[in-house]
RNA sequence: GGAGUUGGCCAGGCAAUCGCUGCGCGCAAGCGUGGAGGAAAGUCCGGGCUCCCAGGGCAAGGCGCCAGGUAACGCCUGGGGGGCGUGAGCCCACGGAAAGUGCAACAGAAAGUAAACCGCCUAAGUCCCACGCAAGUGGGGCCGGUAAGGGUGAAAGGGUGCGGUAAGAGCGCACCGCGCCGGUGGUAACACUCGGUGGCACGGCAAACCCCGCCUGGAGCAAGACCAAAUAGGGAGGCAAGCGGUACAGGUCGCAAGACUUGAGCCGCACAUGUGGCCCACAUGUGCUUCCGGGUAGGUCGCUUGAGGUACGUGGCGACACGUAUCCCAGAUGAAUGAUUGUCCAAGACAGAACCCGGCUUAUCGGCCAACUCCUUUC
Numbered sequence: 001g002g003a004g005u006u007g008g009c010c011a012g013g014c015a016a017u018c019g020c021u022g023c024g025c026g027c028a029a030g031c032g033u034g035g036a037g038g039a040a041a042g043u044c045c046g047g048g049c050u051c052c053c054a055g056g057g058c059a060a061g062g063c064g065c066c067a068g069g070u071a072a073c074g075c076c077u078g079g080g081g082g083g084c085g086u087g088a089g090c091c092c093a094c095g096g097a098a099a100g101u102g103c104a105a106c107a108g109a110a111a112g113u114a115a116a117c118c119g120c121c122u123a124a125g126u127c128c129c130a131c132g133c134a135a136g137u138g139g140g141g142c143c144g145g146u147a148a149g150g151g152u153g154a155a156a157g158g159g160u161g162c163g164g165u166a167a168g169a170g171c172g173c174a175c176c177g178c179g180c181c182g183g184u185g186g187u188a189a190c191a192c193u194c195g196g197u198g199g200c201a202c203g204g205c206a207a208a209c210c211c212c213g214c215c216u217g218g219a220g221c222a223a224g225a226c227c228a229a230a231u232a233g234g235g236a237g238g239c240a241a242g243c244g245g246u247a248c249a250g251g252u253c254g255c256a257a258g259a260c261u262u263g264a265g266c267c268g269c270a271c272a273u274g275u276g277g278c279c280c281a282c283a284u285g286u287g288c289u290u291c292c293g294g295g296u297a298g299g300u301c302g303c304u305u306g307a308g309g310u311a312c313g314u315g316g317c318g319a320c321a322c323g324u325a326u327c328c329c330a331g332a333u334g335a336a337u338g339a340u341u342g343u344c345c346a347a348g349a350c351a352g353a354a355c356c357c358g359g360c361u362u363a364u365c366g367g368c369c370a371a372c373u374c375c376u377u378u379c
Stems, first nucleotide, its partner, number of pairs: 001375010012344007020035006037350001041361002044359005049220004060216005065079005080094001081092004095211002100209002102205002117150002119146003125142007158176006177200001178198005183192003224301004234292006242269005248263006270286006308327008345348001
C1' cells in the first nucleotide's frame, strides 16, 4: 500500500420566522420547558399488567450437545462436536435409527436378515467330443463359484498392502479406521502418542410417524376500573282520578246462543293544562310527581418512574451481577413531533410512537473508531 474479518458508534449541522402538542406559572395576553427510532417495522418468540377459567387426564403445539447468564425465552455468553475458509473467522433443529412402523423417484442385476448385468474362474459334481493301451490331458455344455475390476445411483455392506485361492473374499496377517470395556483428564458435553478386546460396521432419512426429556390455561389496553345526561323502558312510593256509545283483537267460562274480562282505536260529553282579564273559541292531554337501580352518549383513570438512563468502582474470560452518585428523557385520542427561508459540508438512506419491557428477523445514503488476518513492497 492492497484485500478482508469481527465488534461498536453516528444517522445532516447551525440560524431566523411562523405553527402543533404534553406539563408548569399566569385573571388574561403570554412566558418557560419536554416533544420519535436504531430499527418506532414484521407481530415471530419470551415476560410484566388486566379480565375470565382453573379437580384430574388425554390430545395438541413448541424446544432438544454441555455449562452459565437472565424476570423469562426458541435470546445471549463461554465451551464441545461436525462442515467451510491459506487465515482472522463463519455456518450447523447438533437427543434416540442395536423399540416398532414407514420411505428411497429415475437409473440399476440388486436398495437392506443383500444382489451375479458385464467381467473373472471351472476347483467340486455331471454330460459330450478329441487324443491316449491306461493313468490322464485338452476343448465344450449343464450345474455352479466369485463382491477383486467395470457399469447404475444421492447411497452398493471399512481402506492400503502382503499372503492365500481355480478365481476371489477379514478367508488369514500387518498398518490405518470403527465398535465395545476399562483407565486418565475435564463440573459437563467430550477428548486421549493410553490399555484390553471384537474381523468389524448394527447402512441412510426422525424439519416421516414415533420414542425419550423439558415447557405451555384462554383472551388481550377496543384488556379493564370509575363517574354519568337527555329520551325510552324497569322497580317502589305519594297525590289526583271519567262516563257513555261504537266497530275490532286476545283471553276465560259455556254444547250453543251468549256472558265476563283485557287491550288499544274512533265519536260524544266531562275534566285538566296552555293562549286570554273573562266567556266563547282553538290547541294539547286523560294521569301528575318523587326516589331507586341497570345501560348508552360523554368524561376520568389505566398512561408512562421503568427487569430505566449516565458515570465511576468491584467481581467474572464473557454474557452479566453488585455498590455509590446523579438524571427524569413523548404520552396523544381525529390523534402533536411540522413548514418556509438563509447558510455550511462529506450533500443527508431506511423509515415515524399509540399499554410497557427483553430478544430475534427484515429495511437502511454515507462515514468514523478499535482489535485482528492474509498478500505485496521498503527499511
Molecule: Bacterial RNase P class A
Organism: Steroidobacteraceae bacterium